[in-house]
RNA sequence: GCUUAUUCUCAGGGCAGGGUGCAAUUCCUGACCGGCGGUAUUCCGGAUUUGAGCCGGAGAGCCCGCGAGCGCCUGAUGCAUUUUGCAACAGGGUCAGCAGAUCCGGUGAGAGGCCGGAGCCGACGGUAAUAGUCCGGAUGGUAGAGAAUGGGU
Numbered sequence: 001g002c003u004u005a006u007u008c009u010c011a012g013g014g015c016a017g018g019g020u021g022c023a024a025u026u027c028c029u030g031a032c033c034g035g036c037g038g039u040a041u042u043c044c045g046g047a048u049u050u051g052a053g054c055c056g057g058a059g060a061g062c063c064c065g066c067g068a069g070c071g072c073c074u075g076a077u078g079c080a081u082u083u084u085g086c087a088a089c090a091g092g093g094u095c096a097g098c099a100g101a102u103c104c105g106g107u108g109a110g111a112g113g114c115c116g117g118a119g120c121c122g123a124c125g126g127u128a129a130u131a132g133u134c135c136g137g138a139u140g141g142u143a144g145a146g147a148a149u150g151g152g153u
Stems, first nucleotide, its partner, number of pairs: 001153010017029003031133002033122002035066004042058005061120002069098002071095001072092004077087004102118005124136003
């Protein structure tokens, strides 16, 4: 250095202002926000005489994947029951249904990523009125990130 086991720590942001109304951070106007891994025509640093190239770091909400939520499936329980339905609980993350969203111009050998412009997207339940932004499940869970210790090579 690689690999493996255990443990620990960390792991999400956001409606200013105005309008209507009995009532809206939910509607209208306007404002604001962008989890994790990968990718890299960009940037920073390093070694090198210099360049190419190399090494390290940063770099996409809408390019490829992943995660939380709902659905779905499985199990057992309770209640009602003809089939079966309803309730709450535990488990699965195989399924991918809800379910996501990008184009135009420029530069260039090449743009999905750079520069400029214009767009678009965002679980479930609740609510005096329809919520990405309020409240709740959640002092939860997780993609993952980092560290410690031991084993192997």
Predicted 3D model of a 153-nucleotide RNA (FMN riboswitch aptamer (RFN element)) from Aestuariispira insulae. Taxonomically the source falls in Aestuariispira (Bacteria, Pseudomonadota, Alphaproteobacteria, Aestuariispiraceae). Rfam family: FMN riboswitch aptamer (RFN element). On this family, see Vitreschak et al., Nucleic Acids Res 2002: "Regulation of riboflavin biosynthesis and transport genes in bacteria by transcriptional and translational attenuation". Rfam links the family to the GO term FMN binding. Its mean pLDDT, the model's own confidence on a scale to 100, is 75. The sequence was found by an Rfam model in a public genome assembly.